[in-house]
Molecule: transfer RNA
Organism: Mogibacterium sp.
RNA sequence: GCAGUAGUAGUUCAGUUGGCAGAACAUCGGCUUGCCAAGUCGAAGGUCACGGGUUCGAGACCCGUUUACUGCUCCA
Numbered sequence: 001g002c003a004g005u006a007g008u009a010g011u012u013c014a015g016u017u018g019g020c021a022g023a024a025c026a027u028c029g030g031c032u033u034g035c036c037a038a039g040u041c042g043a044a045g046g047u048c049a050c051g052g053g054u055u056c057g058a059g060a061c062c063c064g065u066u067u068a069c070u071g072c073u074c075c076a
Stems, first nucleotide, its partner, number of pairs: 001072007010025004019056001027043005049065005
């Protein structure tokens, strides 16, 4: 330099054909217990890597950029 994969909540990840952004764990609160843990109920938490475009509507499509990983090639 070229190609591929990935980037979504604090973490690990779903999101199928474009139509209300989700789960688990973690966090916080209630119940339970003499207390803790466990259990149970609930709550909070999002610039969907970044910038544009298409569309009535984009996490999903198109273009560019960027970070990580993988492979290939060249040079010293």